[in-house]
Context: one part of a larger RNA
Molecule: large-subunit ribosomal RNA, domain IV
Organism: Thermodesulfovibrionales bacterium
RNA sequence: CCCUCGCUAAGGAACUCGGCAAAAUAACCCCGUAACUUCGGGAGAAGGGGUCCCCACACCCACCUAACCACAGAAGCAGUAAAAGAGAUGCUUCUGUGGUUAGGUGGGUGUGGGGCACAGUAAAGAGGGCCAAGCGACUGUUUACCAAAAACAUAGGUGCCUGCUAACUCGAAAGAGGACGUAUAGGCACUGACUCCUGCCCGGUGCCGGAAGGUUAAGAGGAGAGGUUAGCUUUAGAGCGAAGCCUUGAAUUGAAGCCCCGGUAAACGGCGGCCGUAACUAUAACGGUCCUAAGGUAGCGAAAUUCCUUGUCGGGUAAAUUCCGACCUGCAUGAAUGGAGUAACGACUUGGCCGCUGUCUCGGCGAGGGACUCG
Numbered sequence: 001c002c003c004u005c006g007c008u009a010a011g012g013a014a015c016u017c018g019g020c021a022a023a024a025u026a027a028c029c030c031c032g033u034a035a036c037u038u039c040g041g042g043a044g045a046a047g048g049g050g051u052c053c054c055c056a057c058a059c060c061c062a063c064c065u066a067a068c069c070a071c072a073g074a075a076g077c078a079g080u081a082a083a084a085g086a087g088a089u090g091c092u093u094c095u096g097u098g099g100u101u102a103g104g105u106g107g108g109u110g111u112g113g114g115g116c117a118c119a120g121u122a123a124a125g126a127g128g129g130c131c132a133a134g135c136g137a138c139u140g141u142u143u144a145c146c147a148a149a150a151a152c153a154u155a156g157g158u159g160c161c162u163g164c165u166a167a168c169u170c171g172a173a174a175g176a177g178g179a180c181g182u183a184u185a186g187g188c189a190c191u192g193a194c195u196c197c198u199g200c201c202c203g204g205u206g207c208c209g210g211a212a213g214g215u216u217a218a219g220a221g222g223a224g225a226g227g228u229u230a231g232c233u234u235u236a237g238a239g240c241g242a243a244g245c246c247u248u249g250a251a252u253u254g255a256a257g258c259c260c261c262g263g264u265a266a267a268c269g270g271c272g273g274c275c276g277u278a279a280c281u282a283u284a285a286c287g288g289u290c291c292u293a294a295g296g297u298a299g300c301g302a303a304a305u306u307c308c309u310u311g312u313c314g315g316g317u318a319a320a321u322u323c324c325g326a327c328c329u330g331c332a333u334g335a336a337u338g339g340a341g342u343a344a345c346g347a348c349u350u351g352g353c354c355g356c357u358g359u360c361u362c363g364g365c366g367a368g369g370g371a372c373u374c375g
Stems, first nucleotide, its partner, number of pairs: 001370008010361002014359001019356001027051005036041001038193001052115027116120001128354007135346002140152002156191007168177003194341004199271003204268002206264005213259003219253002224248005231240003272290005299333001300330001311327005
């Protein structure tokens, strides 16, 4: 010097990206416990007190013994109406159960008194707490081996498809799954508890519906054209050329699709500009004009979104680019690519406070194991 530990005056986060790490808290009993809330929670909120040993007393529980009482059973005896018996009744004894009282033993709790120690859950093990904000409702899931999260999932919501040989999926097929299910079912997609809500645009793209017209393939069709040549003509070079065969081929006919006509945004998506105007100024409820399919509604807003920006104001600090509350000039918020809230929850993220500490001022001391020397 390194690793792992123990202690540390005074201070107590001044450390640092950040209280990272460490310290602190801790069990059980009693008291006590706020905002908020979906009335369940929040709660172990927070914050206090007690805990050892001895004695006394009180109480509780269990068991044992005894007495008394009640009930049940058994045995014996007595006695009455009656021919007899049974039964009923009374008494005695025994057994069992329950209750009350007394005594004892064991355990526990409480109160009072006393005792010792620095210290009584005497060692060990055993929540730090609070306030505020963001995100995600929650429990759950995930990058086996750098990410556990605000990512995924989730109940709940919505849309679309599907009438059963279902849709859909796997498979050239047979067939199988869906499902031995049947629309309160199944598949797909988006959203993501709950509360309050979810505005406008169908011009583009997609999807659904429509079928009059336009366009449109193969096919059908076969007008016409060409080749070949029996034959005819011939100046013997060649020309014309029926049928057949071969090649080509116009009109006409011809579906879906596309064009077209409608619908549809919890389908993909989109949701303006300029100028003027009020008796201080400023601002503009108001007006004009251009464009659009329609010009962003309710909300929220320097935000996980704000460039300028450390915006401005307020709070917190002696002092804060962070944080919280506002403002709105939203570079470039906004409503199931959901908007805004929200109790509870979180090894999530951010800010603050109390406690606590070797994180630090700023070091020091000690222990064990290395390092070092010898082997």